[in-house]
Context: one part of a larger RNA
RNA sequence: CCACAUUUAAGGAACUCGGCAAAAUACCUCCGUAAGUUCGCGAGAAGGAGGCCCCGUUGGCAGGCAACUGUCGGCGGGGGGCACAAACCAGGGGGUGGCGACUGUUUACUAAAAACACAGGGCUCUGCGAAGCCGCAAGGCGACGUAUAGGGUCUGACGCCUGCCCGGUGCCGGAAGGUUAAAAGGAGAUGUGCAAGCAUUGAAUUGAAGCCCCGGUAAACGGCGGCCGUAACUAUAACGGUCCUAAGGUAGCGAAAUUCCUUGUCGGGUAAGUUCCGACCUGCACGAAUGGCGUAACGACUUCCCCGCUGUCUCAAAUGUGGACUCA
Numbered sequence: 001c002c003a004c005a006u007u008u009a010a011g012g013a014a015c016u017c018g019g020c021a022a023a024a025u026a027c028c029u030c031c032g033u034a035a036g037u038u039c040g041c042g043a044g045a046a047g048g049a050g051g052c053c054c055c056g057u058u059g060g061c062a063g064g065c066a067a068c069u070g071u072c073g074g075c076g077g078g079g080g081g082c083a084c085a086a087a088c089c090a091g092g093g094g095g096u097g098g099c100g101a102c103u104g105u106u107u108a109c110u111a112a113a114a115a116c117a118c119a120g121g122g123c124u125c126u127g128c129g130a131a132g133c134c135g136c137a138a139g140g141c142g143a144c145g146u147a148u149a150g151g152g153u154c155u156g157a158c159g160c161c162u163g164c165c166c167g168g169u170g171c172c173g174g175a176a177g178g179u180u181a182a183a184a185g186g187a188g189a190u191g192u193g194c195a196a197g198c199a200u201u202g203a204a205u206u207g208a209a210g211c212c213c214c215g216g217u218a219a220a221c222g223g224c225g226g227c228c229g230u231a232a233c234u235a236u237a238a239c240g241g242u243c244c245u246a247a248g249g250u251a252g253c254g255a256a257a258u259u260c261c262u263u264g265u266c267g268g269g270u271a272a273g274u275u276c277c278g279a280c281c282u283g284c285a286c287g288a289a290u291g292g293c294g295u296a297a298c299g300a301c302u303u304c305c306c307c308g309c310u311g312u313c314u315c316a317a318a319u320g321u322g323g324a325c326u327c328a
Stems, first nucleotide, its partner, number of pairs: 001323008010314002014312001019309001027051005036041001038157001052079012080084001092307004097302002099299002104116002120155007132141003158294004163224003168221002170217005177212003183206002188201005225243005252286001253283001264280005
């Protein structure tokens, strides 16, 4: 000097990205227990008290003829120790946001999560030799199932809801019309031949799906404006004008896991707060199943604050064990 332990005056997070690590809490009985809530919960909430040994007294239950034995209590008195759940073992707690409803699952060997899954919801395909999938095929899974079933896809408990746009792309429907392949069709033309013919070429016309076209469809892929003026202070604009669009973002939320400017502004908390909480709305660039906004319970998730506690720190010290090191 290093590792692992133990202890430490006064202070008690001043440490640090962050209480990381450590300390503290811990069992049983009794008392007591808030907001919120889906009435189940929250809850071991929180916060307190008692616990060893001896004596007396009193009650219940079981057994016994009884004496009494066993067991569960109540009350009173006393004893010892630094310490009575005497060692080991053995919850720290509270408040507030975010995200995800929950229990689960995951990167075997750097990620356990807000990611995946989930019950629930929707759309869509499928009538059974089903759709879909594997296979060249036979055949198989689906399923020894039959639309309360099976496949695909999106969302993700629950509560309140889920606005407008079908112009583009996709999908679905459409006995008309346009375009159109092979094929059919042959007006004609050409070569050759005396000719019959043979050969080449070939216009109209008839030809499917598809595409064009006409409709539908957004819990299909997706999209959801600009400029100018206007009210008796100012400011702002309920109002008006105009251009463009398929339609111009509704409810709700909003400096947000989204806000660049930005440490926005105001309020709260601190003596002091780029974080945090509550508001405002000027949303660079929220927004409704690529779901919107809430939400009790839950979380080895994450933000901020408080109590307790401490060598994390002010600021370091000592001891034990094992190394390293020096000498042999």
Overview: Predicted 3D model of a 328-nucleotide part of an RNA (large-subunit ribosomal RNA, domain IV) from Paracoccus salsus. Rfam family: Bacterial large subunit ribosomal RNA. Rfam links the family to the GO terms ribosome and structural constituent of ribosome. Taxonomically the source falls in Paracoccus (Bacteria, Pseudomonadati, Alphaproteobacteria, Rhodobacterales). The sequence was found in a public genome assembly.